Predicted 3D model of RNase P RNA and transfer RNA as a complex of 440 nucleotides.
It holds a member of the Rfam family "Bacterial RNase P class A".
RNA sequence: CGAGCCGGCUGGGUGACCGCGGCGUCGCGCCGGCAACGGUGACGGCGUCGAGGAAGGUCGGGGCUCCACAGGGCAACGGUGCUGGCUAACGGCCAGUCGAGGCGACUCGCAGGAAAGUGCCACAGAGAACAGACCGCCGACGGCUCGGAAUCCGGGCCGGGCAAGGGUGAAACGGUGCGGUAAGAGCGCACCAGCGCCCCGGGCAACCGGGGCGGCUCGGUAAACCCCACCGGGAGCAAGGCCAGACAGGGGGUGGCUGCCCGCCGGCGUUCAGCGCAGCGCAGCCCCCGGGUAGGCCGCUGAGAUGGAUGGUCACCCAGGGCCUUCGGGCCUGGACAGAACCCCGCCUACAGGCCGACUCGCCGU
RNA sequence: CGGGGAGUGGCGCAGCCAGGUAGCGCACGUGCUUUGGGAGCACGCGGUCGGGAGUUCAAAUCUCCCCUCCCCGA
Numbered sequence: 001c002g003a004g005c006c007g008g009c010u011g012g013g014u015g016a017c018c019g020c021g022g023c024g025u026c027g028c029g030c031c032g033g034c035a036a037c038g039g040u041g042a043c044g045g046c047g048u049c050g051a052g053g054a055a056g057g058u059c060g061g062g063g064c065u066c067c068a069c070a071g072g073g074c075a076a077c078g079g080u081g082c083u084g085g086c087u088a089a090c091g092g093c094c095a096g097u098c099g100a101g102g103c104g105a106c107u108c109g110c111a112g113g114a115a116a117g118u119g120c121c122a123c124a125g126a127g128a129a130c131a132g133a134c135c136g137c138c139g140a141c142g143g144c145u146c147g148g149a150a151u152c153c154g155g156g157c158c159g160g161g162c163a164a165g166g167g168u169g170a171a172a173c174g175g176u177g178c179g180g181u182a183a184g185a186g187c188g189c190a191c192c193a194g195c196g197c198c199c200c201g202g203g204c205a206a207c208c209g210g211g212g213c214g215g216c217u218c219g220g221u222a223a224a225c226c227c228c229a230c231c232g233g234g235a236g237c238a239a240g241g242c243c244a245g246a247c248a249g250g251g252g253g254u255g256g257c258u259g260c261c262c263g264c265c266g267g268c269g270u271u272c273a274g275c276g277c278a279g280c281g282c283a284g285c286c287c288c289c290g291g292g293u294a295g296g297c298c299g300c301u302g303a304g305a306u307g308g309a310u311g312g313u314c315a316c317c318c319a320g321g322g323c324c325u326u327c328g329g330g331c332c333u334g335g336a337c338a339g340a341a342c343c344c345c346g347c348c349u350a351c352a353g354g355c356c357g358a359c360u361c362g363c364c365g366u
Numbered sequence: 367c368g369g370g371g372a373g374u375g376g377c378g379c380a381g382c383c384a385g386g387u388a389g390c391g392c393a394c395g396u397g398c399u400u401u402g403g404g405a406g407c408a409c410g411c412g413g414u415c416g417g418g419a420g421u422u423c424a425a426a427u428c429u430c431c432c433c434u435c436c437c438c439g440a
Base pairs, nucleotide, nucleotide: 001362002361003360004359006357007356008355009354010353012317013316014315015314016313017312018311020050021049022048023047024046025045026044027043028041029040030039031038032037052337056348057347059346060345061344062343063342064236065235066234067233071262072261073260074259077232078231079230080229081228082096083095084094085093086092097111098109099108100107101106112227113226117225118224119221120220121219134166135165136162137161138160141159142158143157144156145155146154147153148152174192175191176190177189178188179187193217194216195214196213197212198211199210200209201208202207240298241297242296243295249289250288251287252286253285254284255265256264257263267282268281269280270279271278272276318335320333321332322331323330324329367439368438369437370436371435372434373433376392377391378390379389386423394410395409396408397407398406416432417431418430419429420428
């Protein structure tokens, strides 16, 4: 100098004028009151506060509110899934391990279990999961046959043997070499790779390193069912509460707590050989049909609306871009994504440009 | 603001849960039939499965993110 990688910060500034919303205060108007005073406002003055790193998507968790809580176990359903820590909590964050990618800085990973069980693996292919023989190799063994120099030798075919090579496929039941054999094959051996078991060392752990034994060679898929471990009541501020106002009730079902077990809880009346929550009725609860309301206040916030504010114009400046230049400068342009609606913590997504820091690779110079 | 659902040829839908060939009806085109049209019959055309990543040998289907549309709640 070029290319790259990671982290953090920032997201125009100042002034003037005009405007908007909340709150406070003063005045004014109106209402109530004898008054003190209180209430109120499309009113006026002053003071003060007034968007974001994502306010967004609404993906996860929590606060808060209501419903349930008269409860335990099992099952079901849903979620999470390497290890350790942080956090109110989480599927988040930090550090590490393993795997994949990159020369590297570094990045990515829903990353438990496939030797618990079940399912699936299309097409192609001989064969796709305790597999198989199309081409091929062999002719040991058994049989048929041909030839010859005929107790033997050679050739062809069949039964048969094999899985080395070819071929198919995403995937073909370890790899290389030597031995072995009729041909072959972990069939045997050596080395390598994987797996299982045991031992030693390091680490809190995931895991890593080393050694020994076993021919054990065992496919993939759990973001398929499932198994294991852990976690989990439901709904949401249009939750919900208060005030005011309006209306018309009717029909059906019914013990509840969770599917099961155990256990527990349950208002009033009535019936009874049987006093049990057994039957019936009412209340309650659930479902359906129908009717009414569409107001105010609280919840509500150091922005806090519901006619939903947080803005506009001008001047100068600051980055950035373009044109001209007598190199002093001049002119024009110009700031992204977006924008609260109960709050908080995260994640994800969008984003012009600028600043700072750490690091890697390549080239050149000293 | 909160909650739920859908997206597949031109249109309406199935297939998705349990991964492997994308199918049905209408429409469209050609031919037959008819004097001609309609109806009918036969054949055919036509699909980035809303978009992008991931898992897998393989994704319309499974997982995540984004977009659009619809419905419900005082």